Model confidence (mean pLDDT): 88 of 100. Predicted 3D model of a 350-nucleotide part of an RNA (small-subunit ribosomal RNA, central domain) from a metagenome. Its Rfam family is "Bacterial small subunit ribosomal RNA". The full RNA is in RNAcentral, with records from SILVA.
Context: one part of a larger RNA
RNA sequence: CUGGGCGUAAAGGGUGCGUAGGCGGCUUGGUAAGUCAGAUGUGAAAGCUCAGGGCUCAACCCUGAAAUUGCAUCCGAUACUGCCAGGCUAGAGGACUGGAGAGGUGUCUAGAAUUCUCGGUGAAGCAGUGAAAUGCGUAGAUAUCGAGAGGAAUACCAAUGGCGAAGGCAGGACACUGGACAGUAUCUGACGCUGAGGCACGAAGGCUAGGGUAGCGAACGGGAUUAGAUACCCCGGUAGUCCUAGCAGUAAACGGUGCACGUUUGGUGUGGGGGGAUUCGACCCCUUCCGCGCCGGAGCUAACGCGUUAAGCGUGCCGCCUGGGAAGUACGAUCGCAAGAUUAAAACUC
Repeated sequence: CUGGGCGUAAAGGGUGCGUAGGCGGCUUGGUAAGUCAGAUGUGAAAGCUCAGGGCUCAACCCUGAAAUUGCAUCCGAUACUGCCAGGCUAGAGGACUGGAGAGGUGUCUAGAAUUCUCGGUGAAGCAGUGAAAUGCGUAGAUAUCGAGAGGAAUACCAAUGGCGAAGGCAGGACACUGGACAGUAUCUGACGCUGAGGCACGAAGGCUAGGGUAGCGAACGGGAUUAGAUACCCCGGUAGUCCUAGCAGUAAACGGUGCACGUUUGGUGUGGGGGGAUUCGACCCCUUCCGCGCCGGAGCUAACGCGUUAAGCGUGCCGCCUGGGAAGUACGAUCGCAAGAUUAAAACUC
RNA backbone atom coordinates (compact mmCIF):
# COMPACT_ATOMS: atom_id res chain seq x y z
C1' C A 1 0.00 0.00 0.00
C1' U A 2 -4.04 -3.55 -0.43
C1' G A 3 -7.81 -6.01 2.45
C1' G A 4 -13.05 -4.25 6.82
C1' G A 5 -16.83 -0.99 8.13
C1' C A 6 -20.49 3.61 9.52
C1' G A 7 -30.00 2.75 10.87
C1' U A 8 -29.65 0.35 16.49
C1' A A 9 -22.71 -2.60 18.15
C1' A A 10 -17.16 2.55 17.37
C1' A A 11 -18.40 5.48 12.99
C1' G A 12 -22.64 10.31 8.03
C1' G A 13 -19.97 16.40 8.61
C1' G A 14 -26.42 20.47 11.33
C1' U A 15 -27.52 22.22 6.11
C1' G A 16 -26.43 24.38 1.47
C1' C A 17 -23.32 27.05 -2.36
C1' G A 18 -18.85 26.35 -4.33
C1' U A 19 -12.55 26.58 -5.12
C1' A A 20 -8.60 23.08 -5.86
C1' G A 21 -8.69 18.01 -6.71
C1' G A 22 -10.98 13.20 -8.08
C1' C A 23 -14.47 11.09 -11.56
C1' G A 24 -17.17 11.81 -16.25
C1' G A 25 -22.30 10.59 -22.35
C1' C A 26 -22.44 8.96 -28.03
C1' U A 27 -19.30 9.42 -32.49
C1' U A 28 -15.09 10.57 -36.34
C1' G A 29 -10.04 11.83 -37.33
C1' G A 30 -5.17 12.91 -35.42
C1' U A 31 -1.31 12.24 -31.60
C1' A A 32 1.13 8.31 -28.97
C1' A A 33 1.76 10.79 -22.74
C1' G A 34 -0.37 6.55 -19.78
C1' U A 35 -0.83 1.20 -21.47
C1' C A 36 1.13 -3.20 -24.27
C1' A A 37 5.09 -5.95 -27.36
C1' G A 38 10.21 -6.51 -29.05
C1' A A 39 15.50 -5.13 -29.16
C1' U A 40 19.99 -2.90 -27.03
C1' G A 41 22.56 -0.94 -22.78
C1' U A 42 22.63 -0.94 -17.69
C1' G A 43 20.85 -3.15 -13.09
C1' A A 44 29.05 -4.14 -9.10
C1' A A 45 30.71 -8.23 -6.20
C1' A A 46 29.14 -11.03 -2.14
C1' G A 47 24.32 -12.93 -0.36
C1' C A 48 19.32 -15.55 -1.60
C1' U A 49 17.38 -19.69 -5.26
C1' C A 50 18.67 -23.84 -8.62
C1' A A 51 22.43 -27.30 -10.92
C1' G A 52 27.29 -29.33 -10.40
C1' G A 53 31.96 -29.74 -7.73
C1' G A 54 36.00 -29.51 -3.24
C1' C A 55 37.33 -30.33 2.23
C1' U A 56 35.56 -38.23 5.17
C1' C A 57 29.90 -35.39 6.19
C1' A A 58 27.97 -30.73 7.54
C1' A A 59 28.84 -25.77 8.43
C1' C A 60 32.22 -23.58 4.96
C1' C A 61 34.32 -22.93 0.08
C1' C A 62 34.48 -23.09 -5.63
C1' U A 63 32.11 -23.01 -10.72
C1' G A 64 27.85 -22.09 -13.63
C1' A A 65 22.88 -20.67 -14.33
C1' A A 66 18.86 -18.07 -12.72
C1' A A 67 17.19 -13.84 -10.36
C1' U A 68 18.01 -8.57 -9.95
C1' U A 69 10.27 -7.58 -10.64
C1' G A 70 14.03 -1.28 -12.06
C1' C A 71 15.89 2.68 -15.31
C1' A A 72 17.36 4.72 -20.15
C1' U A 73 17.32 4.64 -25.47
C1' C A 74 15.44 2.76 -30.14
C1' C A 75 11.68 0.47 -33.23
C1' G A 76 6.55 -0.85 -33.17
C1' A A 77 0.87 -1.65 -31.61
C1' U A 78 -3.54 1.84 -30.85
C1' A A 79 -8.54 -1.46 -27.97
C1' C A 80 -8.96 1.55 -23.46
C1' U A 81 -7.50 6.36 -20.69
C1' G A 82 -5.28 11.22 -21.66
C1' C A 83 -4.35 15.39 -25.13
C1' C A 84 -5.75 18.17 -29.96
C1' A A 85 -9.53 19.03 -33.77
C1' G A 86 -14.63 18.12 -35.76
C1' G A 87 -19.71 16.32 -35.16
C1' C A 88 -24.25 14.52 -32.15
C1' U A 89 -28.45 14.75 -28.38
C1' A A 90 -30.28 10.39 -24.53
C1' G A 91 -27.02 13.90 -19.36
C1' A A 92 -27.31 19.16 -17.90
C1' G A 93 -29.24 23.96 -18.78
C1' G A 94 -32.40 27.74 -21.34
C1' A A 95 -37.34 29.34 -23.73
C1' C A 96 -42.72 29.20 -23.80
C1' U A 97 -47.54 27.58 -21.55
C1' G A 98 -49.97 26.10 -16.99
C1' G A 99 -51.60 25.14 -12.24
C1' A A 100 -50.20 23.79 -6.56
C1' G A 101 -47.97 25.29 -1.89
C1' A A 102 -47.89 27.50 6.59
C1' G A 103 -41.13 28.67 1.00
C1' G A 104 -38.80 33.82 2.26
C1' U A 105 -38.89 39.47 3.32
C1' G A 106 -41.63 43.97 4.33
C1' U A 107 -46.13 46.85 5.26
C1' C A 108 -51.16 47.04 6.70
C1' U A 109 -55.23 44.76 9.08
C1' A A 110 -59.19 41.22 11.86
C1' G A 111 -61.73 38.55 15.63
C1' A A 112 -61.80 35.44 20.11
C1' A A 113 -59.33 35.01 24.79
C1' U A 114 -56.11 36.50 29.17
C1' U A 115 -54.70 40.85 32.10
C1' C A 116 -55.31 45.89 33.55
C1' U A 117 -58.13 50.81 33.95
C1' C A 118 -62.92 53.49 34.31
C1' G A 119 -68.31 53.25 35.07
C1' G A 120 -73.19 50.40 36.41
C1' U A 121 -75.66 46.20 39.25
C1' G A 122 -74.54 43.61 43.58
C1' A A 123 -73.59 41.34 48.10
C1' A A 124 -69.55 38.33 51.36
C1' G A 125 -66.78 35.80 50.05
C1' C A 126 -63.01 34.52 46.07
C1' A A 127 -58.83 31.82 44.70
C1' G A 128 -56.25 27.35 45.57
C1' U A 129 -55.35 21.92 47.10
C1' G A 130 -54.91 15.21 48.25
C1' A A 131 -56.12 18.36 52.41
C1' A A 132 -54.59 23.20 53.56
C1' A A 133 -52.16 27.70 54.07
C1' U A 134 -49.68 31.94 52.16
C1' G A 135 -52.61 35.39 48.67
C1' C A 136 -57.07 38.68 47.11
C1' G A 137 -61.76 40.97 49.38
C1' U A 138 -66.56 45.68 53.27
C1' A A 139 -61.10 51.25 51.01
C1' G A 140 -66.71 46.55 47.92
C1' A A 141 -63.19 41.60 45.51
C1' U A 142 -65.22 37.07 42.90
C1' A A 143 -69.69 37.21 39.59
C1' U A 144 -72.20 40.17 35.75
C1' C A 145 -73.06 44.37 32.03
C1' G A 146 -70.88 48.56 29.27
C1' A A 147 -66.58 51.44 27.65
C1' G A 148 -61.35 51.70 26.99
C1' A A 149 -55.82 50.34 26.97
C1' G A 150 -51.97 47.08 25.72
C1' G A 151 -49.03 42.86 24.44
C1' A A 152 -48.57 38.10 22.62
C1' A A 153 -50.51 34.02 19.95
C1' U A 154 -53.62 32.81 15.68
C1' A A 155 -59.38 28.08 17.67
C1' C A 156 -62.36 25.76 13.65
C1' C A 157 -60.42 24.68 8.42
C1' A A 158 -56.20 20.66 9.79
C1' A A 159 -54.88 15.84 7.38
C1' U A 160 -51.76 9.64 8.27
C1' G A 161 -51.89 16.90 4.12
C1' G A 162 -48.46 20.92 1.86
C1' C A 163 -43.67 23.92 1.29
C1' G A 164 -38.36 24.48 2.32
C1' A A 165 -31.18 22.58 1.67
C1' A A 166 -31.38 22.10 6.75
C1' G A 167 -32.88 24.95 11.01
C1' G A 168 -37.92 25.53 10.16
C1' C A 169 -42.83 27.61 8.14
C1' A A 170 -50.03 28.31 10.01
C1' G A 171 -55.72 34.42 10.99
C1' G A 172 -56.39 37.82 6.49
C1' A A 173 -54.78 41.38 2.48
C1' C A 174 -51.14 43.72 -0.56
C1' A A 175 -46.08 44.47 -2.60
C1' C A 176 -41.36 42.29 -3.71
C1' U A 177 -39.06 37.50 -4.20
C1' G A 178 -36.62 31.99 -4.20
C1' G A 179 -37.43 26.95 -5.50
C1' A A 180 -40.00 22.64 -7.22
C1' C A 181 -43.62 20.19 -10.72
C1' A A 182 -46.27 19.12 -15.41
C1' G A 183 -46.78 19.93 -20.71
C1' U A 184 -44.56 21.52 -25.69
C1' A A 185 -39.72 19.15 -27.99
C1' U A 186 -38.42 25.37 -29.76
C1' C A 187 -32.85 26.63 -28.43
C1' U A 188 -27.52 25.61 -26.38
C1' G A 189 -24.49 21.25 -27.21
C1' A A 190 -21.40 17.50 -22.08
C1' C A 191 -21.82 23.24 -20.33
C1' G A 192 -21.95 17.27 -15.82
C1' C A 193 -21.35 14.60 -10.52
C1' U A 194 -18.87 15.15 -5.96
C1' G A 195 -16.37 18.54 -3.19
C1' A A 196 -10.44 19.04 1.08
C1' G A 197 -9.99 24.25 2.34
C1' G A 198 -13.50 28.57 1.92
C1' C A 199 -18.19 31.26 2.16
C1' A A 200 -23.33 31.50 3.62
C1' C A 201 -27.55 29.82 6.47
C1' G A 202 -28.40 27.61 11.14
C1' A A 203 -34.00 25.59 16.90
C1' A A 204 -33.97 26.68 21.96
C1' G A 205 -31.11 28.94 25.50
C1' G A 206 -27.19 32.81 26.09
C1' C A 207 -24.61 37.87 25.26
C1' U A 208 -24.36 43.61 23.70
C1' A A 209 -27.24 48.27 22.68
C1' G A 210 -32.10 50.42 22.26
C1' G A 211 -37.34 49.62 22.73
C1' G A 212 -41.57 46.70 24.55
C1' U A 213 -43.86 43.63 28.44
C1' A A 214 -50.71 41.05 28.36
C1' G A 215 -49.92 35.95 29.57
C1' C A 216 -46.21 32.52 30.94
C1' G A 217 -42.02 32.33 33.84
C1' A A 218 -35.35 30.29 35.39
C1' A A 219 -33.49 33.15 39.75
C1' C A 220 -35.75 34.93 44.14
C1' G A 221 -39.66 35.60 48.33
C1' G A 222 -43.65 33.25 50.82
C1' G A 223 -47.18 28.88 51.98
C1' A A 224 -47.41 23.61 52.26
C1' U A 225 -45.34 18.44 52.19
C1' U A 226 -41.32 16.00 54.73
C1' A A 227 -36.97 13.24 59.38
C1' G A 228 -35.00 17.10 56.10
C1' A A 229 -37.29 19.31 51.03
C1' U A 230 -32.04 24.29 48.56
C1' A A 231 -37.69 19.77 44.86
C1' C A 232 -42.34 17.80 43.12
C1' C A 233 -47.96 21.03 44.84
C1' C A 234 -49.80 26.29 45.91
C1' C A 235 -49.53 32.17 46.09
C1' G A 236 -46.42 35.92 44.08
C1' G A 237 -42.41 37.14 40.75
C1' U A 238 -37.18 39.44 37.99
C1' A A 239 -34.35 38.16 33.79
C1' G A 240 -36.24 35.92 29.58
C1' U A 241 -40.05 34.93 26.17
C1' C A 242 -41.71 39.87 21.76
C1' C A 243 -39.43 43.94 18.20
C1' U A 244 -34.84 46.46 15.84
C1' A A 245 -29.44 46.15 15.00
C1' G A 246 -25.29 43.04 16.08
C1' C A 247 -22.62 38.66 18.45
C1' A A 248 -22.70 33.58 19.42
C1' G A 249 -22.72 28.64 16.21
C1' U A 250 -24.53 24.52 19.58
C1' A A 251 -28.80 20.10 19.82
C1' A A 252 -31.64 13.11 20.50
C1' A A 253 -29.49 19.86 14.45
C1' C A 254 -32.74 12.23 14.10
C1' G A 255 -34.93 8.90 9.01
C1' G A 256 -29.88 8.21 14.86
C1' U A 257 -29.63 6.29 7.41
C1' G A 258 -23.93 11.92 3.12
C1' C A 259 -24.75 13.51 -2.13
C1' A A 260 -25.52 12.12 -7.35
C1' C A 261 -26.68 8.59 -11.24
C1' G A 262 -28.19 3.78 -13.20
C1' U A 263 -30.84 -0.66 -12.24
C1' U A 264 -34.34 -4.62 -9.84
C1' U A 265 -41.57 -8.47 -8.84
C1' G A 266 -45.95 -5.99 -6.52
C1' G A 267 -50.53 -4.17 -3.63
C1' U A 268 -52.97 0.00 -1.41
C1' G A 269 -53.95 5.15 0.22
C1' U A 270 -53.04 10.31 -0.39
C1' G A 271 -51.08 15.64 -2.47
C1' G A 272 -49.84 18.27 -7.47
C1' G A 273 -49.97 18.05 -12.97
C1' G A 274 -50.79 15.75 -18.08
C1' G A 275 -53.32 12.27 -21.50
C1' G A 276 -57.48 8.82 -22.64
C1' A A 277 -62.38 6.67 -22.42
C1' U A 278 -67.31 8.08 -21.07
C1' U A 279 -70.64 12.15 -20.28
C1' C A 280 -74.55 17.82 -21.74
C1' G A 281 -70.65 18.64 -18.02
C1' A A 282 -68.35 16.81 -13.62
C1' C A 283 -67.39 12.44 -10.51
C1' C A 284 -66.14 7.26 -10.90
C1' C A 285 -62.67 4.44 -14.39
C1' C A 286 -57.81 3.55 -17.42
C1' U A 287 -52.87 5.46 -18.12
C1' U A 288 -48.49 8.59 -17.21
C1' C A 289 -44.84 12.06 -14.53
C1' C A 290 -43.40 14.27 -9.66
C1' G A 291 -44.04 14.01 -4.16
C1' C A 292 -45.73 11.91 0.85
C1' G A 293 -47.28 7.25 3.67
C1' C A 294 -48.60 2.05 4.83
C1' C A 295 -48.05 -3.37 3.64
C1' G A 296 -45.06 -6.71 1.51
C1' G A 297 -41.60 -10.15 -2.90
C1' A A 298 -36.62 -11.28 -4.34
C1' G A 299 -32.31 -9.79 -2.18
C1' C A 300 -29.84 -7.91 2.15
C1' U A 301 -29.20 -8.04 7.64
C1' A A 302 -26.14 -10.58 13.88
C1' A A 303 -31.04 -9.95 14.66
C1' C A 304 -34.57 -6.16 14.81
C1' G A 305 -35.88 -4.85 10.43
C1' C A 306 -35.00 -2.45 5.24
C1' G A 307 -37.53 -3.58 0.94
C1' U A 308 -38.26 1.23 -6.56
C1' U A 309 -38.39 7.18 -0.87
C1' A A 310 -33.40 0.29 0.00
C1' A A 311 -30.42 -0.86 4.77
C1' G A 312 -31.08 -4.82 -2.66
C1' C A 313 -27.53 -4.82 -7.08
C1' G A 314 -23.60 -1.37 -9.09
C1' U A 315 -20.50 3.34 -10.19
C1' G A 316 -18.23 8.27 -8.77
C1' C A 317 -16.83 11.76 -4.94
C1' C A 318 -16.73 13.56 0.20
C1' G A 319 -16.96 12.89 5.71
C1' C A 320 -16.07 9.50 9.62
C1' C A 321 -14.62 4.63 12.81
C1' U A 322 -10.42 1.18 15.02
C1' G A 323 -11.49 -1.76 23.08
C1' G A 324 -13.78 0.74 27.96
C1' G A 325 -12.46 4.75 31.33
C1' A A 326 -9.36 9.01 31.87
C1' A A 327 -12.07 12.74 27.76
C1' G A 328 -14.70 15.49 23.77
C1' U A 329 -10.93 16.64 29.03
C1' A A 330 -5.55 18.99 29.58
C1' C A 331 -1.98 21.75 26.86
C1' G A 332 -1.20 24.64 22.49
C1' A A 333 -3.64 27.21 18.51
C1' U A 334 -7.85 29.81 16.08
C1' C A 335 -12.51 32.30 16.93
C1' G A 336 -15.65 35.00 20.79
C1' C A 337 -17.48 40.95 24.78
C1' A A 338 -18.29 36.85 27.84
C1' A A 339 -20.45 32.22 28.33
C1' G A 340 -17.87 29.24 25.58
C1' A A 341 -17.05 26.90 20.51
C1' U A 342 -13.66 24.33 17.09
C1' U A 343 -9.25 21.42 16.70
C1' A A 344 -7.40 17.58 20.14
C1' A A 345 -3.71 14.11 23.28
C1' A A 346 -1.01 11.46 27.20
C1' A A 347 0.29 9.38 31.91
C1' C A 348 -2.48 6.07 34.61
C1' U A 349 -6.21 2.24 34.91
C1' C A 350 -9.55 -2.13 33.57